[in-house]
A computed fold for a 526-nucleotide part of an RNA from Flagellimonas meridianipacifica, annotated as small-subunit ribosomal RNA, 5' domain.
Rfam family: Bacterial small subunit ribosomal RNA.
NCBI's taxonomy places the organism under Bacteria, Bacteroidota, Flavobacteriia, Flavobacteriaceae, Flagellimonas.
The full RNA is in RNAcentral, with records from Rfam.
Context: one part of a larger RNA
RNA sequence: GGAUGAACGCUAGCGGCAGGCCUAACACAUGCAAGUCGAGGGGUAACAGGGAUAGCUUGCUAUUCGCUGACGACCGGCGCACGGGUGCGGAACGCGUAUGGAACCUGCCCCUGUCAGGGGAAUAGCCCAGAGAAAUUUGGAUUAAUGCCCCAUGGUAUCGAAUUACCGCAUGGUAAUUUGAUUAAAGAUUUAUCGGACAGGGAUGGCCAUGCGUACCAUUAGCUUGUUGGUGGGGUAACGGCCCACCAAGGCAACGAUGGUUAGGGGCCCUGAGAGGGGGAUCCCCCACACUGGUACUGAGACACGGACCAGACUCCUACGGGAGGCAGCAGUGAGGAAUAUUGGACAAUGGCCGGAAGGUUGAUCCAGCCAUGCCGCGUGCAGGAUGACGGCCCUAUGGGUUGUAAACUGCUUUUACACGGGAAGAAACCUCCCCUCGUGAGGGGAGCUGACGGUACCGUGAGAAUAAGGACCGGCUAACUCCGUGCCAGCAGCCGCGGUAAUACGGAGGGUCCGAGCGUUAUCC
Numbered sequence: 001g002g003a004u005g006a007a008c009g010c011u012a013g014c015g016g017c018a019g020g021c022c023u024a025a026c027a028c029a030u031g032c033a034a035g036u037c038g039a040g041g042g043g044u045a046a047c048a049g050g051g052a053u054a055g056c057u058u059g060c061u062a063u064u065c066g067c068u069g070a071c072g073a074c075c076g077g078c079g080c081a082c083g084g085g086u087g088c089g090g091a092a093c094g095c096g097u098a099u100g101g102a103a104c105c106u107g108c109c110c111c112u113g114u115c116a117g118g119g120g121a122a123u124a125g126c127c128c129a130g131a132g133a134a135a136u137u138u139g140g141a142u143u144a145a146u147g148c149c150c151c152a153u154g155g156u157a158u159c160g161a162a163u164u165a166c167c168g169c170a171u172g173g174u175a176a177u178u179u180g181a182u183u184a185a186a187g188a189u190u191u192a193u194c195g196g197a198c199a200g201g202g203a204u205g206g207c208c209a210u211g212c213g214u215a216c217c218a219u220u221a222g223c224u225u226g227u228u229g230g231u232g233g234g235g236u237a238a239c240g241g242c243c244c245a246c247c248a249a250g251g252c253a254a255c256g257a258u259g260g261u262u263a264g265g266g267g268c269c270c271u272g273a274g275a276g277g278g279g280g281a282u283c284c285c286c287c288a289c290a291c292u293g294g295u296a297c298u299g300a301g302a303c304a305c306g307g308a309c310c311a312g313a314c315u316c317c318u319a320c321g322g323g324a325g326g327c328a329g330c331a332g333u334g335a336g337g338a339a340u341a342u343u344g345g346a347c348a349a350u351g352g353c354c355g356g357a358a359g360g361u362u363g364a365u366c367c368a369g370c371c372a373u374g375c376c377g378c379g380u381g382c383a384g385g386a387u388g389a390c391g392g393c394c395c396u397a398u399g400g401g402u403u404g405u406a407a408a409c410u411g412c413u414u415u416u417a418c419a420c421g422g423g424a425a426g427a428a429a430c431c432u433c434c435c436c437u438c439g440u441g442a443g444g445g446g447a448g449c450u451g452a453c454g455g456u457a458c459c460g461u462g463a464g465a466a467u468a469a470g471g472a473c474c475g476g477c478u479a480a481c482u483c484c485g486u487g488c489c490a491g492c493a494g495c496c497g498c499g500g501u502a503a504u505a506c507g508g509a510g511g512g513u514c515c516g517a518g519c520g521u522u523a524u525c526c
Base pairs, nucleotide, nucleotide: 001526002525003524004523006522007521008520009519010518013378014377015376016375017374018373019371020370021336026334027333028332030331031330032329035078036077037076040075041074043071044070047069048068049067050065051064052063053062054061055060056059085289086288087287094214095213096212097211098210099209100208101207104206105205109202110201111200112199113198114197115196117151118150119149120148127140128139129138130137131136157182158181159180160179161178162177163176164175165174166173167172187194188193215261216260217259222252223251224250227249228248229247230246231245232244233243234242264286265285266284267283268279269278270277271276291312292311293310294309295308314325315324316323317322342368344367345366346365350364351362352361353360354359381412382411383410384409391403392402393401394400395399418462419461420460421459422458426453431448432447433446434445435444436443437442470515471514472513473512474511475496476495477494481510482509483508484507485506491498492497
């Protein structure tokens, strides 16, 4: 000198863009953060409409009917494995990069081919009865499905056997033929469509293996028994001591094993001419974690942040028998700390999930609020004006110098602030209607509808210099000097060093220098 997720002191007019618990992965009150589908189902708790009956005050009340719009709870489907948070752990194929998988999986999506025949038993809900303070739960009767089960049909699928051809880096792979065995399906409907099953291919996402790279300590020198390898099996989507039985005695290490300490990794960021050094906030990719430890279930995908079970610590409720909970989601609270924000608005846009759609939902996201935390921009006026005014300060003091064109005064302007008026883009789709082309599919054009931000940005008009400057420093390094006070005192200080009676170094004043809505100090890195 540059830089910062900064903090502190003094000061502070505005805007744009960005950033904002670095500490206790400490504990959390409250609200919200994952739902959706009635075009899968039985149904009808609430709301609305309609029908029927009764009462009457003749347009209201009561009862009843799933008849309709809809729809609580329930069964079922899809989603909840994404999105969002944090950096505890981990020195590792975790990450980066490059390969391989002839050892693998892949819901939704796209393409292709072929199918969807018949039957059955239950169970939520509802109803009845019961236990409990509650959380919750027991028994009986009855019922549906795109829930579950059985049979059939089926091969390019899987497995076994046989034959042939071709190919490969080994195990082996591909194709064709014959034969045996095994496994499918679901309907809804407003007739427009949406779905279902099997198989092949694609895309996307994932999993595994390997080469190389990846912190410090040798004041850590030996480490290892599922350890190293083999055979056989189990398990997995798949290879593998991944696991197990048996057999052998191996395997790693000064090219640093083992142990300890520290740490999420990368793209990137800071500095530097570069080489290098330092860092890993925001944004993007990957990993790990979700009170602590463990376990599996479901599923295409989890060993699952707002799922389950067990154990533990903590907190809460209790009728003492027993139960409930997990903000490292968004806000917010306490604590810790030098220190870090609102218990805001909206789904209008972009995207996610569900749905045929309308639509619903979304603290993702888009916006707004707070903070000079940073970067950038703008302003606090401009021109003229010398009796070089008054005042201040200084001096060699009837005078002069300086503050200083600075002020007064004259003219001009109105960014900004204020008042008033106008007022967006972000919106095009979906959907509805009309038209054209083509037509059991669809494509195109036109009109209408939709804005949280926000009456915001922006534009115009009005009056008026009006609404707006500070901080540090002035001995040398280092730009900037005098007077007074103090007298090794009070104090300053980054280093050298100042101060003991003429201090440009302390304190004040005048003047000056540097930067400027900031300026200094501290901390850290180069």